[in-house]
RNA sequence: AACCGACAAAGGCAAACCUGUCGCAAGACAGGGACGCAAAACUUUCGGUCCGGGACAGACACCCGGAUAGCGAGGUUACUGAA
Numbered sequence: 001a002a003c004c005g006a007c008a009a010a011g012g013c014a015a016a017c018c019u020g021u022c023g024c025a026a027g028a029c030a031g032g033g034a035c036g037c038a039a040a041a042c043u044u045u046c047g048g049u050c051c052g053g054g055a056c057a058g059a060c061a062c063c064c065g066g067a068u069a070g071c072g073a074g075g076u077u078a079c080u081g082a083a
Base pairs, nucleotide, nucleotide: 004081005080012037013036017032018031019030020029021028022027035070041076042075043074045073046072047071048068049067050066051065052064053063054062
């Protein structure tokens, strides 16, 4: 201590994968499990990516809905205290 993040301390979260459930799908939830994370806590405000539908001669463009917070940015909150 609203910056910063260590060969510090106390802790926390949980990728892939497996099992079960939900969903058209992306994906989510629970259990197991740890790749990693100093906000990998919360939040879809902006962009990206993914899924579904529409429209279109056509669609990778456009519109609508959904997902991703562990894609990036923004907002809110928080343990610790070396340089």
A computed fold for an 83-nucleotide RNA from a Desulfobacterales bacterium, annotated as c-di-GMP-I riboswitch aptamer.